[in-house]
RNA sequence: CGCCUAAUCCCGCGCGCCACGGCGCCCGGGAGCGGGGGAACCGUUGGCGCGGUGUCGAACACCGCUCCAGGGGCGAGUCGGGCCAGUCGGGAACACGAUCAGGCCCGUAGCGCCGCUCUUUCGGCGCGAGCCCGUCAGCUAACCCCGCAGGCUCGAGAAAGAGA
Numbered sequence: 001c002g003c004c005u006a007a008u009c010c011c012g013c014g015c016g017c018c019a020c021g022g023c024g025c026c027c028g029g030g031a032g033c034g035g036g037g038g039a040a041c042c043g044u045u046g047g048c049g050c051g052g053u054g055u056c057g058a059a060c061a062c063c064g065c066u067c068c069a070g071g072g073g074c075g076a077g078u079c080g081g082g083c084c085a086g087u088c089g090g091g092a093a094c095a096c097g098a099u100c101a102g103g104c105c106c107g108u109a110g111c112g113c114c115g116c117u118c119u120u121u122c123g124g125c126g127c128g129a130g131c132c133c134g135u136c137a138g139c140u141a142a143c144c145c146c147g148c149a150g151g152c153u154c155g156a157g158a159a160a161g162a163g164a
Stems, first nucleotide, its partner, number of pairs: 002152003008031005014025004032148006042138001045069003049065006070136001071133004079107006086099004110127005116163007
């Protein structure tokens, strides 16, 4: 220079710094951007039990109710496997088996970067976290609420197409 991201821009007040050109911060407001909640219509997991309808009666199907497994949000950040520790079982002690919320490793849906921009393909590299609500949340017009924090360097690949 620039990049990830909604993370941007403008105005007012005050404070601080200044090379006097401005810059930074607090508070408030506005624009823009992002996210959540929230009708109708539509949609709505699994299991035990009970009731009803269909049946002569069952099986079974459908409908309703109670209970249980909770469920949901931001974000690319999910899912799976292995090992160790722990726990449980077993046992005199081991071996062994089960489980796994902690740690480590491997892979993975997905995400980002490869330098004028965008799209696609190939190739290369990296990430694949964390936090919150608190038994509640599908979609969702009106309407309501919240956020605009942070972080980072690197030497920049190839092809096609469209642009500046």